Predicted 3D model of an 80-nucleotide RNA (c-di-GMP-I riboswitch aptamer) from Desulfobacterales bacterium S5133MH16. It was read from a public genome assembly, where an Rfam model found it. Of the family's consensus pairs, 95% are formed in the model. Lineage of the source: Bacteria > Pseudomonadati > Thermodesulfobacteriota > Desulfobacteria > Desulfobacterales.
[in-house]
C1' cells in the first nucleotide's frame, strides 16, 4: 500500500420512544435511552431514491434525509 474480517483487545457511534428547544414543514439541536452499525466518520456543488414547501397543463425552484442506495475522501484493531 492492497485485500479480507470483527473472533479477540482498546474503543467509537446511537434507532425508536420520552422531555426541553428551533423550524411553515420534512427535519434538526440537547438530555435520557439503545434498535442496530466494521466506517452508522465526512461528502447532497458526485449520481440516484424518498420526504417537505411553493408552483403547475406539463414542468420547475428551494429545503430535508449521509442510519435509503451507489460513488469519492479519511480512520482503529487483527489476519493474509
Nucleotide at each position: 500500500u492492497c485485500c479480507a474480517g470483527a473472533a479477540a483487545a482498546a474503543g467509537c457511534c446511537a434507532a425508536a420512544a420520552c422531555c426541553c428547544g428551533g423550524g411553515a414543514g420534512a427535519c434538526c439541536g440537547g438530555g435520557u435511552g439503545a434498535c442496530g452499525g466494521a466506517a452508522a466518520g465526512c461528502u447532497u456543488a458526485c449520481g440516484g431514491g424518498u420526504c417537505c414547501u411553493u408552483u403547475u397543463a406539463a414542468u420547475a425552484a428551494g429545503g430535508a434525509u449521509g442510519g435509503c442506495c451507489g460513488g469519492g475522501c479519511u480512520g482503529c484493531c487483527u489476519g493474509g